[in-house]
Parts: sequence; structure tokens; C1' cells
RNA sequence: AUGAUUGUAUGAGGAGAGAACGCGAAAGCGUCGCCGAAGGAGCAAGUAACCAAUCGUUAUGAAUCUCUCAGGCAAAAAAGACUCUUACAGGACG
Repeated sequence: AUGAUUGUAUGAGGAGAGAACGCGAAAGCGUCGCCGAAGGAGCAAGUAACCAAUCGUUAUGAAUCUCUCAGGCAAAAAAGACUCUUACAGGACG
């Protein structure tokens, strides 16, 4: 200071996939199928280390990608990555 990235709070928007089957009075339990946008896990280029050097090995390494541990699969409610509004904090470039 015509205040970046970011953080917190408020408000708005916000997808996918089973009204599956069996047992049970119910709560619930079990089986099969499916979804990715809470959370979690995996890694490409690159970078670093080891090695005389190449090769190679190890480490690091993003996502709405991949997995589906967790979560979820009628509507409503709740949750919800992400986007935007407002307020506050903060103070990068110039």
C1' cells in the first nucleotide's frame, strides 16, 4: 500500500454409486455388487546422495490421476473435494 500466496470464520453453489439379497420383533449382523470429492496410501519428470564414470541403487517428489484402508450408494437430513462472497489475521512482489 489499488496488499500476492496462505490461514480462520461466515454465507452461496457443490457430483458419483444398491429403496440389493439373507437372518432378525427391533437394534443390528452377514454376503455380493458399485462409487470417489472428507481423511489415508501409491508415483512421473525433476532434484540430491552413492559410484572414477555410464548403467544402476537409494532418498525426495503433485493432482480432481491410481488404489479403495476408511467413507459412501432412493428422497430428505448430514457430510462433502473444489469454486466464489464477506470479515479478520498475515505481509510476498513492487
Glycine riboswitch aptamer from Filibacter tadaridae, 94 nucleotides, folded computationally. The coordinates come from a structure-prediction model, not an experiment, and the mean pLDDT is 77. Its Rfam family is "Glycine riboswitch aptamer". Gene Ontology term of the family: glycine biosynthetic process. A reference for the family is Mandal et al. (2004), "A glycine-dependent riboswitch that uses cooperative binding to control gene expression", Science. The source organism's lineage runs through Bacteria, Bacillati, Bacillota, Caryophanaceae and Filibacter.